The RNA shown here (SAM riboswitch aptamer (S box leader)) has 103 nucleotides and comes from a Prolixibacteraceae bacterium. Rfam family: SAM riboswitch aptamer (S box leader). Its family is annotated with regulation of gene expression in the Gene Ontology. NCBI's taxonomy places the organism under Bacteria, Bacteroidota, Bacteroidia, Marinilabiliales, Prolixibacteraceae.
RNA sequence: UAAUUAUAAAGAAGUGGGUAGAGAACGGGCUCAACAAUCCACUGGCAACCUCCCGGCAUGGGAAAGGUGCCAAAACCCGACCGUAGAAACGGAGUGAUAAUUA
Numbered sequence: 001u002a003a004u005u006a007u008a009a010a011g012a013a014g015u016g017g018g019u020a021g022a023g024a025a026c027g028g029g030c031u032c033a034a035c036a037a038u039c040c041a042c043u044g045g046c047a048a049c050c051u052c053c054c055g056g057c058a059u060g061g062g063a064a065a066g067g068u069g070c071c072a073a074a075a076c077c078c079g080a081c082c083g084u085a086g087a088a089a090c091g092g093a094g095u096g097a098u099a100a101u102u103a
Base pairs, nucleotide, nucleotide: 001103002102003101004100005099006098007097013043014042015041016040017039021032022031023030026079027078028077029076044071045070046069049067050066051063052062053061054060075095081092082091083090084089
């Protein structure tokens, strides 16, 4: 980097750095942001994919030391593709994110 599988309306802070926009991409909204956001580091925490333990196994149960991950708002909402269509309603796909496996 690619493929496959799984998951997502729950949950989770402070300090320091830094400096203007940010919330993936395109469009429209709506929020956050000089009372310093997004981002980075440390500490803290949430959670339980791998790992560990119980069990014959399970879509089961437990732990949270290790490998990740995550800690505004449903992946912030909607549209853009498909279905039903009176429809920014519902469902699905796609795309993105995270994990595991394989190459």